[in-house]
RNA sequence: GCCACCGUAGCUCAGUGGUAGAGCUCUCGAUUCGUAAUCGAGCGGUCGGAGGUUCAACUCCUCUCGGUGGCU
Repeated sequence: GCCACCGUAGCUCAGUGGUAGAGCUCUCGAUUCGUAAUCGAGCGGUCGGAGGUUCAACUCCUCUCGGUGGCU
């Protein structure tokens, strides 16, 4: 230098054009003599950034930033 993939909640990841979700963590409650486990509820996101297409974009296109792998 070229190519491919990844970037979504504190962490691990779903979501392939139509209201952004799950598990774990955390907080509160129930249970217990108490803790753990279990159960219920809650908190938490400008979907890496910018622009474009569209009635509508996490999703499609372009540029850009960061990461991983391969080629030279």
The prediction has a mean pLDDT of 84. This is a predicted structure of a 72-nucleotide RNA (transfer RNA) from a Gemmatimonadales bacterium. The organism belongs to Gemmatimonadales, within Bacteria. Its Rfam family is "tRNA". About the family: Transfer RNA (tRNA) molecules are approximately 80 nucleotides in length. It is annotated as a transfer RNA. RNAcentral holds the sequence, with entries from ENA and MGnify.